[in-house]
RNA sequence: AUGAGGUUUUCGGGAGAUCUGCAUCUGCAGAGCCGAAGGAAAUAAGAGCUGGGCGGCCAACCCACCUUGAAUAUCUCAGGCAAAAGGACCGAAAACUGACA
Repeated sequence: AUGAGGUUUUCGGGAGAUCUGCAUCUGCAGAGCCGAAGGAAAUAAGAGCUGGGCGGCCAACCCACCUUGAAUAUCUCAGGCAAAAGGACCGAAAACUGACA
């Protein structure tokens, strides 16, 4: 299954942040800055172990330690700071996959 949800592709929307010097067509150097590809670290809620409250036992509840555990929050490694491209995320379509009932 009258198709939840997921992945990929295509289409539409899609933010932030710059100066100086040299060079001269978007490059090099210095200083500054941004967070929305990717990445990193942490904590909240939640989850788990152990111990305690706890008494004959179990469950539930509460507390402590430890572990685990997000984000468009934090960091700024990467990336970016004219346009284009890219772009988290949002919407639509197609293909593949596919849960409950």
Source information:
A computed fold for a 101-nucleotide RNA, annotated as Glycine riboswitch aptamer. Its mean pLDDT, the model's own confidence on a scale to 100, is 78.